[in-house]
RNA sequence: GGUCGGAUAGCUCAGCUGGUAGAGCGCGCGGCUGAAAACCGCGAGGUCGCCGGUUCGACACCGGCUCCGACCA
Numbered sequence: 001g002g003u004c005g006g007a008u009a010g011c012u013c014a015g016c017u018g019g020u021a022g023a024g025c026g027c028g029c030g031g032c033u034g035a036a037a038a039c040c041g042c043g044a045g046g047u048c049g050c051c052g053g054u055u056c057g058a059c060a061c062c063g064g065c066u067c068c069g070a071c072c073a
Stems, first nucleotide, its partner, number of pairs: 001072007010025004019056001027043005049065005
C1' cells in the first nucleotide's frame, strides 16, 4: 500500500427486506431472609465512531475519514 470484517448502554453483544434501539452481566431501589447469598420485580443509563449524501423517514443504503482486527504484498 491492497482486500475483508468490526465500531450500538459501564462490559459482552443482538437489531430480520429502511419505520423512531434491545438482551445478558454490572449498577440503583424494592420483595424474600433473623441477616446475607441466590432468586423474583421495577428502574436509571445510548450524539448507534466522525462528516456528508439518498429518502417522508437511516443503526441499517451510498461516498469520504478515524480507530481496532485478520489476511495479501
This is a predicted structure of a 73-nucleotide RNA (transfer RNA) from a soil metagenome. Its Rfam family is "tRNA". Its family is annotated with triplet codon-amino acid adaptor activity in the Gene Ontology. From the family's description: Transfer RNA (tRNA) molecules are approximately 80 nucleotides in length.